[in-house]
RNA sequence: CCAGUAAAAGCCACACCCCGGGAGACCGGGGGCCGGAAAGUCACGGGUCUCAGAAUUUGAGAAAGCCGAACUGCCUGAU
Numbered sequence: 001c002c003a004g005u006a007a008a009a010g011c012c013a014c015a016c017c018c019c020g021g022g023a024g025a026c027c028g029g030g031g032g033c034c035g036g037a038a039a040g041u042c043a044c045g046g047g048u049c050u051c052a053g054a055a056u057u058u059g060a061g062a063a064a065g066c067c068g069a070a071c072u073g074c075c076u077g078a079u
Stems, first nucleotide, its partner, number of pairs: 002077003011036002016031006034065001040071002044068003048062005
């Protein structure tokens, strides 16, 4: 610096259910385990969602497990 494929140690946790928070998208905790080689971080760009409104523009928010960028990391292998 590139790759992810056998292995090893592990990690996370879709949907759904329960409790709590929020106007809402959604979030936190517990259960659950579809999947993931960054399903770690990040709202910078595109897209998506919520609320207000004059609902086009705009403003405030949500979301990283939609795509891309940036930062960081385990193991193994190639150069």